[in-house]
RNA sequence: CUUAUCUAGAGCAGUGGAGGGACCGGCCCUAUGAAACUGCAGCAACCACCCAAUUUAUUGGGAAGGUGCUAACUCCUGCAGCAGCAGCUGGGAGAUAAG
Numbered sequence: 001c002u003u004a005u006c007u008a009g010a011g012c013a014g015u016g017g018a019g020g021g022a023c024c025g026g027c028c029c030u031a032u033g034a035a036a037c038u039g040c041a042g043c044a045a046c047c048a049c050c051c052a053a054u055u056u057a058u059u060g061g062g063a064a065g066g067u068g069c070u071a072a073c074u075c076c077u078g079c080a081g082c083a084g085c086a087g088c089u090g091g092g093a094g095a096u097a098a099g
Base pairs, nucleotide, nucleotide: 001099002098003097004096005095006094011040012039013038014037015036019029020028021027023078025076026075041070042069043068045067046066047065049062050061051060052059053058074093079090080089081088082087
């Protein structure tokens, strides 16, 4: 850079000490300990693997190898339309995977 997906799912402990939720604005989480690092555990999005169906390209199921993830719809908005409306729809931006 391109393509696909993003309303589901999944945490405990130790060290650590005040921040964090990508950014703006909201609104939240946090000394009943934030971020970060470490250990073990879990979830199952993509790739790889196994099985079945089958239009040979796709669908479903299984397990958990490679990344990834484990508060809130990607927490919501931010641009456009409808518009009382962070309400609905489509984008932008972001995240993840594969190339």

SAM riboswitch aptamer (S box leader) from a soil metagenome, 99 nucleotides, folded computationally. Its Rfam family is "SAM riboswitch aptamer (S box leader)". Rfam describes the family as follows. The SAM riboswitch is found upstream of a number of genes which code for proteins involved in methionine or cysteine biosynthesis in Gram-positive bacteria. The sequence is in RNAcentral, with records from MGnify. The model forms 90% of the base pairs in the Rfam consensus.